RNA sequence: GGCCUCAUCGUCUAACGGUUAGGACACUGGGUUCUCAUCCCAACAAUCCGGGUUCGAUUCCCGGUGAGGUCA
Numbered sequence: 001g002g003c004c005u006c007a008u009c010g011u012c013u014a015a016c017g018g019u020u021a022g023g024a025c026a027c028u029g030g031g032u033u034c035u036c037a038u039c040c041c042a043a044c045a046a047u048c049c050g051g052g053u054u055c056g057a058u059u060c061c062c063g064g065u066g067a068g069g070u071c072a
Base pairs, nucleotide, nucleotide: 001071002070003069004068005067006066007065010025011024012023013022018055028042029041030040031039048064049063050062051061052060
C1' cells in the first nucleotide's frame, strides 16, 4: 500500500428502516441483617465523526478516524 471485518451506557452484549435504544455486571441510593456478605427494589448511564438516501437511519450508501485480520 491492496482487500475484508468491526465501532452502542464505566465494562460486556442485544436491537425487521418505525424500540421509551433492551439485558447482564459494576457504581450509587434504599430494603433485609446487631454488622458484613448474600438476596430484593430503584435510579444513573450509550449509538465514533461528517455527509447522503428516506416520511422516518443504531440499522442502508459515501467519505473520514480508530481497532483487528489477511496479502505483499